Transfer RNA from Esox lucius, 72 nucleotides, folded computationally. Rfam family: tRNA. The source organism's lineage runs through Eukaryota, Actinopteri, Osteoglossocephalai, Euteleosteomorpha and Esox. The RNAcentral record of the sequence draws on Rfam.

[in-house]
Parts: sequence; C1' cells; structure tokens
RNA sequence: GGUGUUGUAGCUUAGUGGUAGAGCACAUGCUUUGCGUGUAUGAGGUCCUGGGUUCAAUCCCCAGCUUCUCCA
Repeated sequence: GGUGUUGUAGCUUAGUGGUAGAGCACAUGCUUUGCGUGUAUGAGGUCCUGGGUUCAAUCCCCAGCUUCUCCA
C1' cells in the first nucleotide's frame, strides 16, 4: 500500500426496512441481626461519524475513522 472483517447499555452480545432486546454488572424494595443468596421493580442506548436511497434505515449503498485477519 492492498483484500476481507468488526463497531448496538458499564461489559458480553441478539436484532435480514416499520419507534432496540437479553445475560452479567448497577440502584431500590422484600427476605437476613448483618453480608451473601433468592425474588420483584427500575434506571441506563443521540445503534462509530458524515452523506445517499426510501413514506420510513441498526439493517441497503458510498466515503471516513476504528478492531481483527490475510497478501505484498
């Protein structure tokens, strides 16, 4: 320099065009003398950035940045 790939909650991740979910973690209540465990509820996402297509984009297209891999 080039090919491919990755980007979603604090972390690990699901989501094949119609208003984004789970597990762990976190907060609160109950349980306990207290911690832990268990249980219920809740908060937390400008879906990497910019543009395009579309009535509508996390999803499709283009460019950039980034993760990883391969070739030279």